Parts: sequence; structure tokens; C1' cells
RNA sequence: UCUUAUCCAGAGGGGCAGAGGGACCGGCCCGAUGAAGCCCCAGCAACCACCCGCGCGAGCGGACAGGUGCUAACUCCGGCAGUGCAGACUGGAAGAUGAGA
Repeated sequence: UCUUAUCCAGAGGGGCAGAGGGACCGGCCCGAUGAAGCCCCAGCAACCACCCGCGCGAGCGGACAGGUGCUAACUCCGGCAGUGCAGACUGGAAGAUGAGA
């Protein structure tokens, strides 16, 4: 970089540190009652692997927790398009994560 699945659920304490963080832009928030980052412990979830069952198969269901991931706010909201008087809804883009290339 490409392909593909998912993104309205869920889950935080401590130590070091010391001013930023929520991708980007706009908004709105979080932050000295301690941001980012690093470490320890705990937890959530179940994408992949492993195991079991069903199926010709794509796949479906279950179990486990080894490899990832995650633990403020719907991906915090919007951004582009459509519908609507509007609140809003639907789709897309972008982003994140897994798996494959």
C1' cells in the first nucleotide's frame, strides 16, 4: 500500500513522569483532584490459532484464552452525498482493529 470483516455492547488501579490529549479540520470535551509517554498488576472482548459438533461446501454453533486488540464520551459529534421544515435517518469518505497479500 491492496483485499476483506467489524466498529450503538463491554472493561481501571498503582508507580515513574510533568502538559498536553481525544487521527486530521471545525466543534465540543478530557486534563495540576495530574495529559502524553514508559512500567507493573487487573479487567473486557472473542478477530486469528488450537479443540469439539453440524454441513458436500461457503459456512454455522460451542468451548478455551495461546497471538493480537481494547479499558471517557456511538469511531465523542460533524466534514461528502441523498431524504426531510426540523430533530434526524440512510449511504459514502476518512480512521481504528483483526486476518490475508

Background
A computed fold for a 101-nucleotide RNA from a soil metagenome, annotated as SAM riboswitch aptamer (S box leader). The coordinates come from a structure-prediction model, not an experiment, and the mean pLDDT is 89. Of the family's consensus pairs, 91% are formed in the model. The sequence is in RNAcentral, with records from MGnify.